[in-house]
RNA sequence: GUCCUCGUCGUUCAACGGAUAGGACGCAAGGUUCCGAACUUUGUAAUGGAGGUUCGAUUCCUCCCGGGGGCA
Numbered sequence: 001g002u003c004c005u006c007g008u009c010g011u012u013c014a015a016c017g018g019a020u021a022g023g024a025c026g027c028a029a030g031g032u033u034c035c036g037a038a039c040u041u042u043g044u045a046a047u048g049g050a051g052g053u054u055c056g057a058u059u060c061c062u063c064c065c066g067g068g069g070g071c072a
Stems, first nucleotide, its partner, number of pairs: 001071007010025004018055001026044006048064005
């Protein structure tokens, strides 16, 4: 330089172009306990950036940024 691939809550992983973006762990509060742990209930928080296509984009297209890989 070129090609491929990935980027979503604090972490890890989902989401046929259409649901309030979902689960687990974590964290916070409550219940339980003599106090903890465990258990249980509720809550918490996310789509890398800018454009485009579309009635509608996490999803498709372009460029950029970042991670990984192939070729040179």